A computed fold for a 96-nucleotide RNA from Hydrogenophilus sp., annotated as TPP riboswitch aptamer (THI element). It matches the Rfam family "TPP riboswitch aptamer (THI element)". About the family: Vitamin B(1) in its active form thiamin pyrophosphate (TPP) is an essential coenzyme that is synthesised by coupling of pyrimidine and thiazole moieties in bacteria. The model forms 96% of the base pairs in the Rfam consensus.
[in-house]
RNA sequence: AGCCCACGUUAGGGGUGCCGUCCACGCACGGCUGAGAUCACACCCUUGGAACCUGAUCCGGGUCAUGCCGGCGCAGGGAAGCGUUGCGGAUCGCCC
Numbered sequence: 001a002g003c004c005c006a007c008g009u010u011a012g013g014g015g016u017g018c019c020g021u022c023c024a025c026g027c028a029c030g031g032c033u034g035a036g037a038u039c040a041c042a043c044c045c046u047u048g049g050a051a052c053c054u055g056a057u058c059c060g061g062g063u064c065a066u067g068c069c070g071g072c073g074c075a076g077g078g079a080a081g082c083g084u085u086g087c088g089g090a091u092c093g094c095c096c
Stems, first nucleotide, its partner, number of pairs: 001091001003089002005086001006084005011046004016040001017032005052077003058071004
């Protein structure tokens, strides 16, 4: 010196399933998993990108049931700018 992380700010990208009950309907109620199940101005993620989508009416396991768990997956896609600080991180250059 620039970069990363953290923080702040301004933007942007996402998902919202399964079971049961009521019921004309659900962004109703209860249960399961989860950060989040359109309870949200919430939660998560923004290229060092598994947030999320396609593959997928997929495969194996398990469950009352479900992307519930694992595989698929160094597969393909996928949304960023700025600022400040550091008893933070690594790299490069210079000096001793």